c-di-AMP riboswitch aptamer (ydaO/yuaA leader) from a Nitrospirota bacterium, 146 nucleotides, folded computationally. NCBI's taxonomy places the organism under Bacteria, Pseudomonadati, Nitrospirota.

[in-house]
């Protein structure tokens, strides 16, 4: 010095949403690489639609039960807005799998009359929001003594 085993310590999370580099100028902003991720777009295949609009990003889809307003209606009811419970397709839970468990989400936003896929090309994003991590088994990663 490298190797390999055994102590013994460690690693945030959800999301594509991160890393460097240079500029200006003072803590901000700009530009540019890399990587991650979206959209739009041939041909072949696909589709037969077109205010009952359509379409996208996302896990966020389908449903019941009730209050309240509102409009149809002779009635029985039936629609449309909000609000509140419940359930469900599906997501998330600390290196990775797999088992038991037990918690959480199941939402909001675009686009504008238009877009199936879809080489080559074209373009856009890289925001937020959280938290101190249940147990077992097995396999790695870093890091230090010995």
């Nucleotide at each position: 010095c490298a190797u390999a085993a055994c102590u013994u310590g460690u690693a945030g999370c959800c999301u594509a949403a991160a890393u460097c580099c240079g500029c200006c100028g003072c803590a901000g902003g700009c530009g540019g690489a890399u990587g991650c991720g979206g959209g739009g777009g041939a041909a072949c295949c696909g589709a037969u639609a077109g205010u009952a609009g359509g379409g996208g990003c996302g896990u966020a889809u389908u449903u019941c039960c009730g209050a309240a307003g509102g409009c149809c209606g002779u009635c029985a009811g039936g629609c449309c807005u909000c609000c509140g419970g419940g359930a469900u397709a599906g997501g998330g839970c600390a290196c990775u799998u797999c088992c038991a468990g037990g918690c959480c989400c199941g939402a909001g936003c675009c686009c504008g009359u238009c877009a199936g896929c879809u080489a080559a090309c074209c373009u856009c994003g890289c925001a937020g929001g959280c938290a101190u991590u249940u147990g077992g088994a097995a396999g790695g990663g870093c890091a230090a003594u010995g």
Annotation:
It matches the Rfam family "c-di-AMP riboswitch aptamer (ydaO/yuaA leader)". Gene Ontology terms of the family: regulation of gene expression and cyclic-di-AMP binding. The family has 106 seed sequences and 7,607 matches in Rfam 15.1. About the family: This family represents a conserved RNA structure found upstream of the ydaO and yuaA genes in Bacillus subtilis and related genes in other bacteria.